[in-house]
Context: one part of a larger RNA
RNA sequence: GCCGGCGACUUAUAGGGAGUGGCAUGGUUAAGGUGAACACCGAAGCCGAAGCGAAAGCAAGUCUGAAAAGGGCCUAGGUCACUUCUUAUAGACCCGAACCCGGGUGAUCUAACCAUGACCAGGAUGAAGCCAGGGUAAAACCUUGUGGAAGUCCGAACCGACCGAUGUUGAAAAAUCGGCGGAUGAGUUGUGGUUAGGGGUGAAAUACCAAUCGAACUCGGAGCUAGCUGGAUCUCCCCGAAAUGCGUUGAGGCGCAGCGGUUGACGAUCAGGGCUGUCUAGGGGUAAAGCACUGUUUCGGUGCGGGCUGCGAAAGCGGUACCAAAUCGUCGCAAACUAAGAAUACUAGACAUGCUUUCCGUCAACCAGUGAGACGGUGGGGGAUAAGCUUCAUCGUCAAGAGGGAAACAGCCCAGAUCACCCGCUAAGGCCCCUAAAUGAUCGCUAAGUGGCAAAGGAGGUGAGAGUGCUGAGACAACCAGGAGGUUUGCCUAGAAGCAGCCACCCUUGAAAGAGUGCGUAACAGCUCACUGGUCAAGCGCUCUUGCGCCGAAAAUGAAUGGGACUAAGCAAUCUGCCGAAGCGGUGGGUUUCGACGUAUGAGUCGAAGCGGUAGGGGAGCGUUCCGCUCUAGGGUGAAGCAUCAACGUGAGUAGAUGUGGACAACGCGGAAGUGAGAAUGUCGGC
Numbered sequence: 001g002c003c004g005g006c007g008a009c010u011u012a013u014a015g016g017g018a019g020u021g022g023c024a025u026g027g028u029u030a031a032g033g034u035g036a037a038c039a040c041c042g043a044a045g046c047c048g049a050a051g052c053g054a055a056a057g058c059a060a061g062u063c064u065g066a067a068a069a070g071g072g073c074c075u076a077g078g079u080c081a082c083u084u085c086u087u088a089u090a091g092a093c094c095c096g097a098a099c100c101c102g103g104g105u106g107a108u109c110u111a112a113c114c115a116u117g118a119c120c121a122g123g124a125u126g127a128a129g130c131c132a133g134g135g136u137a138a139a140a141c142c143u144u145g146u147g148g149a150a151g152u153c154c155g156a157a158c159c160g161a162c163c164g165a166u167g168u169u170g171a172a173a174a175a176u177c178g179g180c181g182g183a184u185g186a187g188u189u190g191u192g193g194u195u196a197g198g199g200g201u202g203a204a205a206u207a208c209c210a211a212u213c214g215a216a217c218u219c220g221g222a223g224c225u226a227g228c229u230g231g232a233u234c235u236c237c238c239c240g241a242a243a244u245g246c247g248u249u250g251a252g253g254c255g256c257a258g259c260g261g262u263u264g265a266c267g268a269u270c271a272g273g274g275c276u277g278u279c280u281a282g283g284g285g286u287a288a289a290g291c292a293c294u295g296u297u298u299c300g301g302u303g304c305g306g307g308c309u310g311c312g313a314a315a316g317c318g319g320u321a322c323c324a325a326a327u328c329g330u331c332g333c334a335a336a337c338u339a340a341g342a343a344u345a346c347u348a349g350a351c352a353u354g355c356u357u358u359c360c361g362u363c364a365a366c367c368a369g370u371g372a373g374a375c376g377g378u379g380g381g382g383g384a385u386a387a388g389c390u391u392c393a394u395c396g397u398c399a400a401g402a403g404g405g406a407a408a409c410a411g412c413c414c415a416g417a418u419c420a421c422c423c424g425c426u427a428a429g430g431c432c433c434c435u436a437a438a439u440g441a442u443c444g445c446u447a448a449g450u451g452g453c454a455a456a457g458g459a460g461g462u463g464a465g466a467g468u469g470c471u472g473a474g475a476c477a478a479c480c481a482g483g484a485g486g487u488u489u490g491c492c493u494a495g496a497a498g499c500a501g502c503c504a505c506c507c508u509u510g511a512a513a514g515a516g517u518g519c520g521u522a523a524c525a526g527c528u529c530a531c532u533g534g535u536c537a538a539g540c541g542c543u544c545u546u547g548c549g550c551c552g553a554a555a556a557u558g559a560a561u562g563g564g565a566c567u568a569a570g571c572a573a574u575c576u577g578c579c580g581a582a583g584c585g586g587u588g589g590g591u592u593u594c595g596a597c598g599u600a601u602g603a604g605u606c607g608a609a610g611c612g613g614u615a616g617g618g619g620a621g622c623g624u625u626c627c628g629c630u631c632u633a634g635g636g637u638g639a640a641g642c643a644u645c646a647a648c649g650u651g652a653g654u655a656g657a658u659g660u661g662g663a664c665a666a667c668g669c670g671g672a673a674g675u676g677a678g679a680a681u682g683u684c685g686g687c
Base pairs, nucleotide, nucleotide: 001687002686003685004684005683006682011090012089013088014087015086016085017084018083019082020081021080022079023078026047027046028045032041033040034039051058052057061073062072063071064070093231094230096228100221101220102219103218104217105216111195112194113193114192115191116190117189118188119187120185122154123153124152125150129146130145132143133142134141158182159181160180162179163178164177165176166175197213199209200208201207206215234621235620236619237618238617239616244257245256246255247254248253258370259369260367261366262365263364264363265362266361267360271358273356274355275354276352277351278350279349280348281347282346289338290337294334295333296332299329300328301327302326305323306322307320308319309318310317311316373398374397375396376395377394378393379392380391381390382389403414404413405412418589419588420587421586423585424584425583429579430578431577432564433563434562438576440575441574442573444571445570451566457551458550461548462547463546464545465544466543467542468541469540470539478535479534480533481532482531484508485507486506490502491501514529518527519526590611591610592609593608594607595606596605597604622676624673625672626671627670628669629668634664641660642659643658644657645656647654648653
């Protein structure tokens, strides 16, 4: 891992509800007794038959009250069982702690200690002391020798464990190999003994106390508790949520409310409710707008006051291109501004050949789940007008929703799956091939593979439109020619001559020619432009708006039409046809609800509508084991079980044939449960 067996809402008592039944001339016994018995005794007690009031109390009434008023509450249906749902108390659906407490068992491992034994190859160094010699007044001292000290040195055994490799499902739950430290000592070691868990021992690491140590192990309290994780077993039918508010030592838990289910009551029956649409009547202070208010703010006028400044000894009188209150005009801004103000939304009413199984609303009882939401559109806050970000409001979808489209793609678009069909029509989206349907029609655009990612910005790309100027008295472009004189204007300057800079920008001749457009020179020179004539001959220039394109454009495998490919099979506009879903229709069936008929128990017929679904609620069933009727029907002429096949039922399943098997065992009606497995790192067994 697979297969098989086992494996989780139980039982008791009490409260509440629903269903069924008994009695209602109220119901019923409990303990206990008799007894073969499910029978019979046993009214103590309980519920009910009357309420109101805080109570005294009164009583079909009572309380309040001055009250004969008004108002509140009340003015006859129960009770006992059984079944089931739920709550409480118990282990209370099952499995799961780490812990805490009590009684014991452990020092054969290890820590320390006690008693008694054992062990340490070999080599080196050479302390004190001593002998001899030297030396001294005597010592000290020196030399040679002797001697053999030491938590001394080197190094086996032995003890340890610093480094590396191997090993890491090991040879080994700590080792092996190669190096390494101590090795006469605070040394190592045998045997016996002592200390025990709120404790011991510890050259101290929270270390060690039997592979267990921030408190050993074992049994018990004990099924501790677990607002936590995991798991929880047959079928069909009907309805169907929430991820919000308030509170909470509350935040992944609860309580109440909201939203779901079931049942009932009430309202209403030519009336009502809901939905949709239209109209009418409302209140508003949002969007937009506006600037009277509150603030902010641009420019200008006036200029309180201030600054600077002139005169003056001062008072004071003046000046000012500075600041500036206030005010007038003017351009703006605002979530916490509003004289004025929408659309929606909300409230109420009216109307409708409108729609709607009466579908609605309110209330009550019982039973829940939810209280982590997600994305998308719209309106905001936070953030950076970032986030698949966060937080509100509102709508949608998903959640709990399948089907078609978006290549693939919970939350987008279309559309809500009762079942069957090798029928039809459509939606979104599509119609060259992959791939169902147009290589459809008309009219334009695009040349960029734009289409098939992106901005500021840039450009004689190209289409359309608007405006304006020049133009056969010849425009625009090109070519030929001219482009002069006063004058090198004046100033400035070393120079300044059209062309460093400053001022001025005139006059003349002319068809035209600036006191000069650019290049150039040290300054001149030179080239060129404006401007003019000629040649040529028909449109040319500028501005704005707009369609489609171009550049801007660099990321890590090649990867931004789904691919092939496409110049339309791209884009814009118009039109026709077709394809396309579990939508709609058709044919046939099922089921639920309602209505009608009918039956009289809810058989049946007809009609209409409904039938996606997680948490969850409700309804109806199937099967297993045992028991009763019933040791029965049946069964060696072959039971159960198992296997295969076809049949029936919406399904759980049922029963049949054949084979196997070799002794039990069914239908029906009831009763009782150790009653249904694929999951729990489930559990036991097999492989």
Molecule: large-subunit ribosomal RNA, domain II
Organism: Nephroselmis astigmatica